[in-house]
Context: one part of a larger RNA
Molecule: large-subunit ribosomal RNA, domain I
Organism: Pelagibaculum spongiae
RNA sequence: UGCACACGGUGGAUGCCUAGGCAAUCAGAGGCGAUGAAGGACGUGGAAGUCUGCGAUAAGCGUCGGUGAGGUGACAAACAACCGUUAUAACCGACGAUUUCCGAAUGGGGAAACCCACCUGUCAUAAGACAGGUAUCUCUGGCGUGAAUACAUAGCACCAGAGAGGCGAACCCGGGGAACUGAAACAUCUAAGUACCCGGAGGAAAAGAAAUCAACCGAGAUUCCGUUAGUAGCGGCGAGCGAACGCGGAUUAGCCCUUAAGCUUUUACAUGGAUAAGAGAACGGUCUGGAAAGUCCGGCGACAGAGGGUGAUAGCCCCGUAUCUGAAAUCCUGUUUUAAGUGAAAUCGAGUAGGUCGGGACACGUGAUAUCCUGAUUGAACAUGGGGGGACCAUCCUCCAAGGCUAAAUACUCCUGAUUGACCGAUAGUGAACCAGUACCGUGAGGGAAAGGCGAAAAGAACCCCGUUUAGGGGAGUGAAAUAGAUCCUGAAACCGUGUGCAU
Numbered sequence: 001u002g003c004a005c006a007c008g009g010u011g012g013a014u015g016c017c018u019a020g021g022c023a024a025u026c027a028g029a030g031g032c033g034a035u036g037a038a039g040g041a042c043g044u045g046g047a048a049g050u051c052u053g054c055g056a057u058a059a060g061c062g063u064c065g066g067u068g069a070g071g072u073g074a075c076a077a078a079c080a081a082c083c084g085u086u087a088u089a090a091c092c093g094a095c096g097a098u099u100u101c102c103g104a105a106u107g108g109g110g111a112a113a114c115c116c117a118c119c120u121g122u123c124a125u126a127a128g129a130c131a132g133g134u135a136u137c138u139c140u141g142g143c144g145u146g147a148a149u150a151c152a153u154a155g156c157a158c159c160a161g162a163g164a165g166g167c168g169a170a171c172c173c174g175g176g177g178a179a180c181u182g183a184a185a186c187a188u189c190u191a192a193g194u195a196c197c198c199g200g201a202g203g204a205a206a207a208g209a210a211a212u213c214a215a216c217c218g219a220g221a222u223u224c225c226g227u228u229a230g231u232a233g234c235g236g237c238g239a240g241c242g243a244a245c246g247c248g249g250a251u252u253a254g255c256c257c258u259u260a261a262g263c264u265u266u267u268a269c270a271u272g273g274a275u276a277a278g279a280g281a282a283c284g285g286u287c288u289g290g291a292a293a294g295u296c297c298g299g300c301g302a303c304a305g306a307g308g309g310u311g312a313u314a315g316c317c318c319c320g321u322a323u324c325u326g327a328a329a330u331c332c333u334g335u336u337u338u339a340a341g342u343g344a345a346a347u348c349g350a351g352u353a354g355g356u357c358g359g360g361a362c363a364c365g366u367g368a369u370a371u372c373c374u375g376a377u378u379g380a381a382c383a384u385g386g387g388g389g390g391a392c393c394a395u396c397c398u399c400c401a402a403g404g405c406u407a408a409a410u411a412c413u414c415c416u417g418a419u420u421g422a423c424c425g426a427u428a429g430u431g432a433a434c435c436a437g438u439a440c441c442g443u444g445a446g447g448g449a450a451a452g453g454c455g456a457a458a459a460g461a462a463c464c465c466c467g468u469u470u471a472g473g474g475g476a477g478u479g480a481a482a483u484a485g486a487u488c489c490u491g492a493a494a495c496c497g498u499g500u501g502c503a504u
Base pairs, nucleotide, nucleotide: 001503002502003501004500005499006498007497008496009495015489016453017452020424021423022421023420024419025418026417027416028415029413030412031167032166039102040101041100042055043054044053046079049075050074051073061096062095063094064093065092066091070083071082072081107116108115109114117134118133119132120131121130122129123128136164137163138162139161140160141159142158144156145155171202172200173199174198175197176196182189186236212219213218223250224249225248226247227246233241234240254405255404256403257349262342263341264340265339268336272332273331274330275329277325278324279323283298284297285296287294299316300315307319308318309317354378355377356376357375358374359373360372361371364390385400386399387398388397389396440447441446460488463475464474465473466472
């Protein structure tokens, strides 16, 4: 040095576990905000820090309910000082009070959590203290002033009142609107009216009661699904794009403009529900074992054998479960009812329909291209009228534009509750099971980790010894187990040793 065997160290795979995730289903909720939000800063405890809660009334205050013999949140045990024990402790629910400073932030400023004011009232009067107010825009009302331009009006200034502003995951409507890409290059085309930006709204939004289709038969608002159908078509007829009629379903609801159908809020009463809860059946022994829920023996309950916990696997030990019961207070629901608002713009639709030019939308790229929208320019008729039926004309059929409202079926899930999984099980599953959008990186926009497990119970090793009053270890003790000793379940491999044997 190698090989073999045995025993270790290191390391943290594997197995088992789950505190966290993921995906759904069924319900709920679908907003919060100048009565100051979302999100923060700083404080706040007997006690230093962090989290949670809360706000100078600061892990809390009040009222009303529930529950209650134990409490003063967690990391985090102990101590101190207290509260309470049959109902003003604590805890749970509802409603209130308080709620510093920043933040739309709104008195002015500002390098957010800071600086500097003014006005009014009350109390004090030497200072000051307390309470309230002072942003902008829009609308309404009032008052004054006041152009071109005489009266006036517009405008301007001020006062009062109301509303708005910001945040929020997706869904929705509108205004703008790419490129990569595909066409095996590329320009029409495609990607795509997608991504993205902006505006606006609601719990849904939008659409909606035919100037619609159809085809000579008829249907009868809208929306969504299946089909029609990858059909008819469109298309450098390339790549690709791609209907409708009809049929079958979901859901159904119609109305108004002289008058109010409807919608929203609200008063009262009844029903049901939400936000705390209450009652809630039935088991003992034996053996093994550290421990019984396991074994054996004998019972019981079941409208309850969902699930979880308990020293191994429990219907009958515990929490629960089935079932039944329950609310002082607040909220929701829906029928009737009270009151208010909205509908409300206008007077059945004229600078409209239509034409011409240029664009855009329709599955339809200008094509033979109807239909719809409109930037420019023109411009009717008035129910004895007008639009449409895919160039256009006639006939026929059908409808009535240029005003408005409208639930449901549909879309989505930041969020709440219950339940489920041939979903994951710590390199997985969220980036995050753990004080994670943290540590750390970056001027910044932004990027972004690693990190779970002693034991049933801390019973977490008193005492002794070595050692630097260490670290670490050896005894002793605990425990079923300490090669379960806190670098703690299991403990693979790489890698490093010790001992023995053999070989060189």